[in-house]
Molecule: TPP riboswitch aptamer (THI element)
Organism: uncultured Rhodobacteraceae bacterium
RNA sequence: AAACUGUGACAGGGGCGCUUGGGCAUUGGCCUAAGCUGAGAAGAACCCUUCGAACCUGAACCGGAUAAUGCCGGCGGAGGGAGUUGCGUGCGGCCAUCC
Repeated sequence: AAACUGUGACAGGGGCGCUUGGGCAUUGGCCUAAGCUGAGAAGAACCCUUCGAACCUGAACCGGAUAAUGCCGGCGGAGGGAGUUGCGUGCGGCCAUCC
């Protein structure tokens, strides 16, 4: 120097579903408690930022399971997808000093 799977700052991207009880509304929504999966199901949180499976699209998709649901698998390394910088680590080489 490359590199980094390490770290900071600032900036940016993203999702929030299913079920049941209660309450209030009444065109099907809001509040609340509990259950399921999950990092996260509105938290001053969590996840992800191109080395990108965070997340979106396909998709009201296909198979399986479930009380039910992207719950699991497939689709699928398919297409899309949000970054700059500081510090640190750092093979090896050279110089100086000491033994």